Overview:
This is a predicted structure of a 112-nucleotide RNA (SAM riboswitch aptamer (S box leader)) from Peribacillus psychrosaccharolyticus ATCC 23296. It was read from a public genome assembly, where an Rfam model found it. Its Rfam family is "SAM riboswitch aptamer (S box leader)". Rfam links the family to the GO term regulation of gene expression.

[in-house]
RNA sequence: UUCUUAUCCAGAGAGGUCGAGGGAAUGGCCCUAUGACACCUCAGCAACCAUCAAUGCAACCCAUUGAAAAGGUGCUAACUCCAGCAAGCUUGUUUAGCUUGGCAGAUAAGAA
Numbered sequence: 001u002u003c004u005u006a007u008c009c010a011g012a013g014a015g016g017u018c019g020a021g022g023g024a025a026u027g028g029c030c031c032u033a034u035g036a037c038a039c040c041u042c043a044g045c046a047a048c049c050a051u052c053a054a055u056g057c058a059a060c061c062c063a064u065u066g067a068a069a070a071g072g073u074g075c076u077a078a079c080u081c082c083a084g085c086a087a088g089c090u091u092g093u094u095u096a097g098c099u100u101g102g103c104a105g106a107u108a109a110g111a112a
Base pairs, nucleotide, nucleotide: 001112002111003110004109005108006107007106008105013042014041015040016039017038021031022030023029026083027082028081043076044075045074048072049071051067052066053065054064055063056062080104085101086100087099088098089097090096
């Protein structure tokens, strides 16, 4: 980098350094000199992997449920901030709104 699977309406911030951008991209809308982004320290959230227990199974390194949070990641503005494509619904029409799917993206685990 690519592929597969799962999840994405919950949750969780202070301090320091730096100094102008940032929220993936496009459009919007936001955050930002009352200091963004990034980095560092500490703290926290969650429970994907790993761990432990129970159950299932002939049996397991499998499956389900639960526990814990010392390990590997991740995360701590806004639903992935919203939308874009398709279908449907509300609506006399438009605007607008809602639902489902898709695209793109993020994270984890596995594979090439």